[in-house]
RNA sequence: CACCGACAAGAGCAAACCCGGAGCAAUCCGGGGACGCAGAGCCAAGGGUCCGGAAUCAUUUGCUUUCCGGGCAGCCUAGCCGCCGAA
Repeated sequence: CACCGACAAGAGCAAACCCGGAGCAAUCCGGGGACGCAGAGCCAAGGGUCCGGAAUCAUUUGCUUUCCGGGCAGCCUAGCCGCCGAA
């Protein structure tokens, strides 16, 4: 340094839910709160999924497929950076 991840050590993050706020919505921000997390750090490039709109097929306005815009990193892959040092 790399791999790896301990009933190690010191740190860290913060689900659901509640309160306040933003948004058509998904969801996000702040506070409280901890289900959990070896990266539950960053990143929307590729998948997946969620929301809004349009088209398509159909003809019980809903499955199917496509496109546009938006979201999710605590869904996965990829990329970047990173604490510690047992086996």
A computed fold for an 87-nucleotide RNA from Desulfuromonas sp., annotated as c-di-GMP-I riboswitch aptamer. NCBI's taxonomy places the organism under Bacteria, Pseudomonadati, Thermodesulfobacteriota, Desulfuromonadaceae, Desulfuromonas. The prediction has a mean pLDDT of 88. It was read from a public genome assembly, where an Rfam model found it. The model forms 100% of the base pairs in the Rfam consensus.